The part of an RNA shown here (large-subunit ribosomal RNA, domain II) has 834 nucleotides. Its Rfam family is "Eukaryotic large subunit ribosomal RNA". The family has 88 seed sequences and 107,465 matches in Rfam 15.1. Rfam links the family to the GO terms structural constituent of ribosome and ribosome. A reference for the family is Cannone et al. (2002), "The comparative RNA web (CRW) site: an online database of comparative sequence and structure information for ribosomal, intron, and other RNAs", BMC Bioinformatics. The prediction has a mean pLDDT of 82. The RNAcentral record of the full RNA draws on SILVA.
Context: one part of a larger RNA
RNA sequence: CUCUAAAGAUUCUGGCAGAAGAGCGUCAAUCGACCCGUCUUGAAACACGGACCAAGGAGUCUAACAUGUAUGCGAGUUGGCGGGUGGAAAACCCGUAAGCGCAAGUAACCUGACUGGUGGGAUGGGGUAAAACCCUGCACCAUCGACCGACCAUGUUGUUUCUACGAAAGGUUUGAGUGCGAGCAUACCUGUUGGGACCCGAAAGAUGGUGAACUAUGCCUGAGCAGGGUGAAGCCAGAGGAAACUCUGGUGGAGGCUCGUAGAUGUGCUGACGUGCAAAUCGCUUUUCAGACUUGGGUAUAGGGGCGAAAGACUAAUCGAACCAUCUAGUAGCUGGUUCCCUCCGAAGUUUCCCCCAGGAUAGCUGGAGCUUGAUCAGUUUUAUCGGGUAAAGCGAAUGAUUAGAGGUUCGGGGAUGAAACAUCCUUCACCUAUUCUCAAACUUUAAAUAGGUAAGACGUGUCGGUUGCUUAAUUGAACCGGCACAUUCAAUGUGAGCUCCAAGUGGGCCAUUUUUGGUAAGCAGAACUGGCGAUGCGGGAUGAACCGAUAGUCGAGUUAAGGUGCCAAACUACGCGCUAACCUAGAUCCCACAAAGGGUGUUGAUUGAUAUAAACAGCAGGACGGUGGUCAUGGAAGUCGAAAUCCGCUAAGGAGUGUGUAACAACUCACCUGCCGAAUCAAUUAGCCCCGAAAAUGGAUGGCGCUUAAGCGCGUGACCUAUACUCGGCCAUGGAAGCAAGUGCGACGCUUCCAUGAGUAGGAGGGCGUGGGUGUCGAGACUAAGCCUCUGGCGUGAGCCUGGGUGAAUCGGCAUCUAGUGCAGAUCUUGGU
Numbered sequence: 001c002u003c004u005a006a007a008g009a010u011u012c013u014g015g016c017a018g019a020a021g022a023g024c025g026u027c028a029a030u031c032g033a034c035c036c037g038u039c040u041u042g043a044a045a046c047a048c049g050g051a052c053c054a055a056g057g058a059g060u061c062u063a064a065c066a067u068g069u070a071u072g073c074g075a076g077u078u079g080g081c082g083g084g085u086g087g088a089a090a091a092c093c094c095g096u097a098a099g100c101g102c103a104a105g106u107a108a109c110c111u112g113a114c115u116g117g118u119g120g121g122a123u124g125g126g127g128u129a130a131a132a133c134c135c136u137g138c139a140c141c142a143u144c145g146a147c148c149g150a151c152c153a154u155g156u157u158g159u160u161u162c163u164a165c166g167a168a169a170g171g172u173u174u175g176a177g178u179g180c181g182a183g184c185a186u187a188c189c190u191g192u193u194g195g196g197a198c199c200c201g202a203a204a205g206a207u208g209g210u211g212a213a214c215u216a217u218g219c220c221u222g223a224g225c226a227g228g229g230u231g232a233a234g235c236c237a238g239a240g241g242a243a244a245c246u247c248u249g250g251u252g253g254a255g256g257c258u259c260g261u262a263g264a265u266g267u268g269c270u271g272a273c274g275u276g277c278a279a280a281u282c283g284c285u286u287u288u289c290a291g292a293c294u295u296g297g298g299u300a301u302a303g304g305g306g307c308g309a310a311a312g313a314c315u316a317a318u319c320g321a322a323c324c325a326u327c328u329a330g331u332a333g334c335u336g337g338u339u340c341c342c343u344c345c346g347a348a349g350u351u352u353c354c355c356c357c358a359g360g361a362u363a364g365c366u367g368g369a370g371c372u373u374g375a376u377c378a379g380u381u382u383u384a385u386c387g388g389g390u391a392a393a394g395c396g397a398a399u400g401a402u403u404a405g406a407g408g409u410u411c412g413g414g415g416a417u418g419a420a421a422c423a424u425c426c427u428u429c430a431c432c433u434a435u436u437c438u439c440a441a442a443c444u445u446u447a448a449a450u451a452g453g454u455a456a457g458a459c460g461u462g463u464c465g466g467u468u469g470c471u472u473a474a475u476u477g478a479a480c481c482g483g484c485a486c487a488u489u490c491a492a493u494g495u496g497a498g499c500u501c502c503a504a505g506u507g508g509g510c511c512a513u514u515u516u517u518g519g520u521a522a523g524c525a526g527a528a529c530u531g532g533c534g535a536u537g538c539g540g541g542a543u544g545a546a547c548c549g550a551u552a553g554u555c556g557a558g559u560u561a562a563g564g565u566g567c568c569a570a571a572c573u574a575c576g577c578g579c580u581a582a583c584c585u586a587g588a589u590c591c592c593a594c595a596a597a598g599g600g601u602g603u604u605g606a607u608u609g610a611u612a613u614a615a616a617c618a619g620c621a622g623g624a625c626g627g628u629g630g631u632c633a634u635g636g637a638a639g640u641c642g643a644a645a646u647c648c649g650c651u652a653a654g655g656a657g658u659g660u661g662u663a664a665c666a667a668c669u670c671a672c673c674u675g676c677c678g679a680a681u682c683a684a685u686u687a688g689c690c691c692c693g694a695a696a697a698u699g700g701a702u703g704g705c706g707c708u709u710a711a712g713c714g715c716g717u718g719a720c721c722u723a724u725a726c727u728c729g730g731c732c733a734u735g736g737a738a739g740c741a742a743g744u745g746c747g748a749c750g751c752u753u754c755c756a757u758g759a760g761u762a763g764g765a766g767g768g769c770g771u772g773g774g775u776g777u778c779g780a781g782a783c784u785a786a787g788c789c790u791c792u793g794g795c796g797u798g799a800g801c802c803u804g805g806g807u808g809a810a811u812c813g814g815c816a817u818c819u820a821g822u823g824c825a826g827a828u829c830u831u832g833g834u
Base pairs, nucleotide, nucleotide: 001745035050036049037048038047051834052833053832054831055830056829059338061195062194063193064192065191066190068188069187070186071185072184073183076100077099078098080096081095082094083093084092085091104111105110116144117143118142119141120140124135125134126133146178147177148175149174150173151171152170158165159164198337199336201334205327206326207325208324209323210322216301217300218299219298220297221296222295223294224293225291227259228258229257230255234251235250236249237248238247239246240245263288264287268284269283271282272281303319305315306314340768341767342766343765344764345763350363352361353360354359364506365505366503367502368501369500370499371498372497373496377494378493380492381491382456383455384454385453386452392446393444394443399440400439401438404435406433407432408431409430412428413427414426415425416424417423460486461485462484463483464482465481466480467479468478470477509533510532511531512530514528515527516526517525518524538549539548540547553731554730555729556728557727558726559725563721564720565719566705567704568703572718574717575716576715577714578713579712587707598692599691600690602689603688604687605686606685607684608683609682610681611680619676620675621674622673623672625649626648627647631643632642655670659668660667732758733757734756735755736754737753738752739751740750769823771820772819773818774817775816776815777814778813779812780811787807788806789805790804793802794801795800
């Protein structure tokens, strides 16, 4: 949960009443809140697609193969064919081929395999109070032999065509072998490959045709071109001339001549128009206008071809290779798109290779399916031990670089004395000795920290015995084999462990602390360790991929983290002690959104050294002399242009002079001494806060307001605020553990209890929802099916489902199973509508 019985209630109906609560909508307010999809390290992006709605719209089918699962039979297996019963198609039965399997090895001729041992092993049996222990030893794992074929080597007795067969015994060689079979067929999931191969998309390529009604050019045959101007040749007349001939005037009417209409053309306005009258037009202006003129019709030349007064122009609004159909759903490592829900797990941008750098394969990371088992393992510590040459240190240690003097040496250089001297002296390079200063990625005696390897026992230890072609003088050793003994047992802590098969995605990365290479540097480029973002929300940093805190099922209560507590804005205008006054512009919290060298008699501390009741410093006042106008130099130089020197006396003290000054003196002043005064004073250095240094383009940002015994800066102390973090509790899901049905139906795909966990892109797996069709079964329907509408109510985490009312006039649904053209927001998607 169902059934039966009893009792009660409800379901039904009329009236009254209209509450709590629920659903929907509108308005207003508070708080939070950037637009989805996509490529991307990173998107709200000034990156691209997207007005809105409806319908359509993208991993399919097939062949082969691989793993797994299920089912049937099994050393076999299988609807290939034929036959039988049968009305046909099925179903059933029989026969016989073929495939795969049952034997391998070798290039081939050809040759051709069997119950092995040891260790670990689940289970089962014995045994025990329970263990220990003993026996059994499947699958499987490890290892040592044997066998078959190939290869290498050997070749007894024999046979024999005289180079072959070949026993026995071999080999660090080799095989997709044997070692008491496991396969075959069917179905399904996943994956790979070939096929249009998830869908849409080229630029190209090929084959066969159609076009010269547009236009290019040639040819044939037709048609057309006002009115003027100019005035060639020829001719006439006259004049001149000896003549040749010339000149003048006419006449004449030539010309790829001229002005200009029609026609043809198309220069400028860069005019009109520019959803036009028009996919090239209109207006005015312009060029030409008897010719290389314009034009009708006919005809010829055709696509890698034509034609071209040549512009790659034209070849039917198409031309640096026309159009049509087909190959063709051409291919694309490239762009875009790719359709329902929930639950569990959950990446990579690295290795190697590639005509590899926008891509693949390979390993890695990840998921799934299992199998064997209860052992062992570890991003940890401890103990023991091992390797190292980084950091540091060192340079009066080696190598290399390098500063300074000192002492010294000599066949160095220069110089003095000297005739000269290996004579003396001065100076200097180099060198030697003892010192001294500073250094090293490719220097080092020394030498860390961190990191790394190994070990911490049953595969062990001890003892006894044995085997051997190795080893030894040697049953000596070494290796191996067997028996026995030793189980709180092997450092701590934590923990279930091991193995196999299949497969997706990824193979653009980026950031931070620390280390580090290139670079002047970079929000630059390249590495290492770790942690993050990518793939991740939440609280804080006003704002924000990466910073600080913390990692999330869903609710309730409590407490904190980072950060805060004047107001915006939750919480002390809290407490205690200092500092700071900042008018170009005080300051105000990691990353972080900057400021330096250098200055300040702003102020507050500190250190060192001086001075001071034997009256300092400051202030006021007095003295500040003599030798001497020192010597030199100078036109001059008397303290004071300059050079060298810089004494003595008297003094309380007075410089052969600190400045002003003069042509030179003078005069004034200072150092120095004294009086008055009466207690601290001076200098240098250093550190906090503050100031200067400090200039940029829209007006402007400690987040804003604002704040001054702060609401600033530096310390300290409490209290309080607040996250999805922590604690406790309820519920959901997942994973795990343990137990469970005797009585009365169902019930292991179940029931009960306990514990733990819950983020997630690409991706994988599981379980569901929905749609069309077939079969079976059970149903609904004119007392209203489907569909549609609806502020009817309900169930489910959700996809969705049930139900009430209205409309609607004929079909529809549940369950089980099979099947598929099965789910839309996007594709500059397609069609239609607005």